[in-house]
A computed fold for a 183-nucleotide RNA from Paratissierella segnis, annotated as Lysine riboswitch aptamer. The organism belongs to Paratissierella, within Bacteria. Its mean pLDDT, the model's own confidence on a scale to 100, is 78.
């Protein structure tokens, strides 16, 4: 000077991934409610328990008033590159259950875009999840064509780098230190 193994640090793939503030737009002229005309017993998401309710429940017309959660854009800030999504098991909130949130385990998915099916949703918007053909990012391995280097020159070897064609895929790549091991 290579190698093989653990363990730490810093980095790269791009419409890269995540939260969060204001404004926008949809929800939606919807929910509700207010008045007037009917109608007549339920109504509060499933159970229970409570509550309202002939001093009119639910619900129908008219006519006033009129929203928010969610989730989406653009902008700016944060934190990052298993960023982060998702299934299943466990456990905590909340009366039981069910949704819904957090936490831990285990497994899949390098990344975004477009199609389809399904699914949630107000939604042909967004999510999620299968499936496809491209598209790219790493790594391997082929040839091309340069450049450096092996003591000059020519063949070879050996790092890189452009181009092209095959495969794998994040617990991975490259950079870098400790440790330990063989030789």
């Nucleotide at each position: 000077g290579g190698g093989u193994g653990a363990g730490g640090u810093a980095g790269a793939g791009g419409c890269g991934c995540g939260a969060u503030u204001u404004c926008u737009a949809u929800u939606a002229g919807u929910a509700g409610u207010u008045a007037u005309a009917g109608u007549g017993a339920g109504g509060c998401c499933g159970g229970a328990a409570g509550c309202c309710g002939u001093u009119g429940a639910a619900u129908u017309a008219u006519a006033g008033c009129a929203a928010a959660a969610g989730g989406a854009g653009c902008c700016a800030u944060c934190g990052c590159c298993g960023a982060a999504g998702u299934a299943g098991c466990a456990g905590a909130u909340a009366c039981c259950a069910a949704a819904a949130u957090c936490u831990g385990c285990u497994g899949c998915u390098g990344g975004g875009a477009c199609u389809a099916u399904a699914u949630u949703u107000a939604a042909a918007a967004g999510g999620u999840a299968u499936a496809g053909g491209a598209c790219u990012g790493u790594c391997a391995u082929c040839a091309u064509a340069g450049u450096a280097u092996u003591a000059g020159c020519u063949c070879g070897g050996u790092a890189c780098u452009u181009u092209g064609a095959u495969g794998u895929u994040g617990u991975g790549c490259u950079a870098u230190c400790u440790c330990a091991c063989a030789a």